[in-house]
The prediction has a mean pLDDT of 81. The RNA shown here (transfer RNA) has 76 nucleotides and comes from Haliovirga abyssi. The sequence is in RNAcentral, with records from ENA. The same sequence occurs in records of 2 taxa. Its Rfam family is "tRNA". The source organism's lineage runs through Bacteria, Fusobacteriota, Fusobacteriales, Haliovirgaceae and Haliovirga.
RNA sequence: AGGUCCAUGGCUCAAUUGGUAGAGCAUCGGUCUCCAAAACCGAGGGUUGGGGGUUCGAUUCCCUCUGGACCUGCCA
Numbered sequence: 001a002g003g004u005c006c007a008u009g010g011c012u013c014a015a016u017u018g019g020u021a022g023a024g025c026a027u028c029g030g031u032c033u034c035c036a037a038a039a040c041c042g043a044g045g046g047u048u049g050g051g052g053g054u055u056c057g058a059u060u061c062c063c064u065c066u067g068g069a070c071c072u073g074c075c076a
Base pairs, nucleotide, nucleotide: 001072002071003070004069005068006067007066010025011024012023013022019056027043028042029041030040031039049065050064051063052062053061
C1' cells in the first nucleotide's frame, strides 16, 4: 500500500427480502427460606461506533471517517 470481516443495553450475541430493536447472563424489586443460595415472577437499561446520502421509512443499501481482527505485498 491492497483486500476481507467486525463495531447493536454493563457483558456475550440475534434481528428473514428495508417496516420503527430482542434473547441469555449481570443489576434491581418481589415470592419462597430462620438467613442465604437455587428456583419462579416482574422491572429498568439502546437514539444500533461518528458524519453524510438514497427512501414515506435504514441495524439492514451507498459514501466517508474512527477503532479492532486477519490475509497479501513493499522497504530496512